[in-house]
RNAcentral holds the sequence, with entries from ENA. This is a predicted structure of a 75-nucleotide RNA (transfer RNA) from a Nitrososphaerota archaeon. Its mean pLDDT, the model's own confidence on a scale to 100, is 81. Rfam family: tRNA.
RNA sequence: GGGCCGUUAGAUCAGUCUGGAAGAUCGCCCCGUUGGCGUCGGGGAGGUUCCCGGGUUCAAAUCCCGGACGGUCCA
Repeated sequence: GGGCCGUUAGAUCAGUCUGGAAGAUCGCCCCGUUGGCGUCGGGGAGGUUCCCGGGUUCAAAUCCCGGACGGUCCA
């Protein structure tokens, strides 16, 4: 220098192909259960709305362009 992959909740990741309400698990908080903790059961909070900027569209996490960071391969 070039190719490919990734960036979404505190953590790990789905969702992107095929545009139409932002999700799961763990963690956290509350309640029940326990002598207490844990387990188990129930409920809840948590995203300036998806790395940044721009474009297309009635509508963008999703499509297009540029950029940043990380990983990997080639040279």